[in-house]
Context: one part of a larger RNA
RNA sequence: UUGAGCGUAAAGUGUCUGUAGAUGGCUUUUUAAGUCCACCGUCAAAUCCCAGGGCUCAACCUUGGACAAGCGAUGAAAAACUACCAAGCUAGAGUACGGCAAAGGCAAAGGGAUUUUCGGUGGAGCUGUGAAAUACGUAGAGAUUGAAAAGAACACCAACAGCAAAAGCACUCUACUGGGCCGACACUGACAAUGCGAGGCGAAAGCUAGGGGAGCGAAUGGGAUUAGAUAUCCCAGUAGUCCUAGCCAUAAACGAUGGAUACUAAGCACUGUGCGUAUCAACCCGUGCAAUACUGUAGCUAACACGUUAAGUAUCCCGCCUAGGGAGUAUGUUCGUAAGAAUGAACUC
Numbered sequence: 001u002u003g004a005g006c007g008u009a010a011a012g013u014g015u016c017u018g019u020a021g022a023u024g025g026c027u028u029u030u031u032a033a034g035u036c037c038a039c040c041g042u043c044a045a046a047u048c049c050c051a052g053g054g055c056u057c058a059a060c061c062u063u064g065g066a067c068a069a070g071c072g073a074u075g076a077a078a079a080a081c082u083a084c085c086a087a088g089c090u091a092g093a094g095u096a097c098g099g100c101a102a103a104g105g106c107a108a109a110g111g112g113a114u115u116u117u118c119g120g121u122g123g124a125g126c127u128g129u130g131a132a133a134u135a136c137g138u139a140g141a142g143a144u145u146g147a148a149a150a151g152a153a154c155a156c157c158a159a160c161a162g163c164a165a166a167a168g169c170a171c172u173c174u175a176c177u178g179g180g181c182c183g184a185c186a187c188u189g190a191c192a193a194u195g196c197g198a199g200g201c202g203a204a205a206g207c208u209a210g211g212g213g214a215g216c217g218a219a220u221g222g223g224a225u226u227a228g229a230u231a232u233c234c235c236a237g238u239a240g241u242c243c244u245a246g247c248c249a250u251a252a253a254c255g256a257u258g259g260a261u262a263c264u265a266a267g268c269a270c271u272g273u274g275c276g277u278a279u280c281a282a283c284c285c286g287u288g289c290a291a292u293a294c295u296g297u298a299g300c301u302a303a304c305a306c307g308u309u310a311a312g313u314a315u316c317c318c319g320c321c322u323a324g325g326g327a328g329u330a331u332g333u334u335c336g337u338a339a340g341a342a343u344g345a346a347c348u349c
Base pairs, nucleotide, nucleotide: 005320006319007304008303012318014201015200016199017198021194023192025089026088027087028086031083033082034081035078037075038074040072041071042070049065050064051063052062053061054060092191093188094187095186097183098182099181100180104177105176107174109172110171111154114150115149116148117147118146119145120144121143125136162169163168206247207246208245209244210243211242215241216240220236221235222234223233258317259316260315261314262313263312266295267294269292271290272289273288274287275286276285299306324348325347332343333342334341335340
C1' cells in the first nucleotide's frame, strides 16, 4: 500500500497558459522491453511445513524432504494486453465555410443630473435633527432666472437574464479586437486531457512619480448625546476615491465544491440557435444541440443536502489534509521602496 479523505468536521492552489513527467481513440503489421512458459543456478544454518527417529508421553532434541515468492542465466518457446516499428481510419481535437447572440476587451466622440463662478429679480432667513446647536446669511444667503466651467458616476429599461479563465463587465454611437454557440459537412488525421517547476492576469486597500479634484470621505476640528463618548447623529474636511506610468499579489478571491472524459428516471422555467408544423407575417405548439435556474427518482451522505451543471457510477492527471494550543508565530531563505507576501518549525498537553 492492498484495506482513508478534501460542500459545511482538517483539507481544491484566486484563475488561466504551458515545459518536463506520468496518462491516452479505432484497424492491421513488425520486434519481443514489460508480461508469460520451460529449464538451470542461487535463495547459509537454525526457524516454519511434511514424513520418520530418540528421551516412558509431551514440550524438547534429531534425520530426511519440500512448497511459494524474489534475483540471475539460457531458449529459432507464446504474442492476447502495454510498449516499439510500419501503414491506414475518423467517432476525440483542430482548420476552413454559412449564420447568430452578448454590460467580453481596448480607444475615440456625444448626452441628461450635481457643485462652483458671473449677471438679473427679490429681501430674511436658511440648513440640519429624535430635539437642537455648530455652520451659512443685510458685505444680500436660501428661492427663482440667464450664461459659463469642472470632475466623477451612469436612474428607468433590469430579470431567478447575458458575457468573460477568474478578478470582473451596464448611458448612447463608432473603429479595432478576443472567445462562444448553432448549422452543414470540405480538409488535417490522435495533432489529445492533465500539468511539479515556470510564466501571464489578478477586487478593494496601500506605495512611488506626475496630473486632476465635482460629489463622497478614513484622519482631524467644531456642535450635540452621555456619568464619560477618543463612537453612533449633525456642520466642515485632508489623504483617498479619478487619469497616466510602475509596484504590491492578497480577500468569506465562495458554488466554502480542481480540470478532463464516459454512463445513469422524469418534470418545469428561461436564454441562444437549427428543424418540423403553422401563417400574409410575427407568435404559439412539437423536437435537436448548447448555456443558466428550480423540483425530484435511483444512488450517495454523519446529517443537512447533492441529484445528467452530482456531492451518483467509473477512469486519467494535478493540488492539499492527518487531534488541540503554540501559529500562519519564531528562525532562515526568496520577493518588495515600504506595508508586507511566499515558504514555514520547535515546544507543550

About this RNA
This is a predicted structure of a 349-nucleotide part of an RNA (small-subunit ribosomal RNA, central domain) from Eucalyptus marginata. Model confidence (mean pLDDT): 87 of 100. RNAcentral holds the full RNA, with entries from SILVA. The organism belongs to Eucalyptus, within Eukaryota.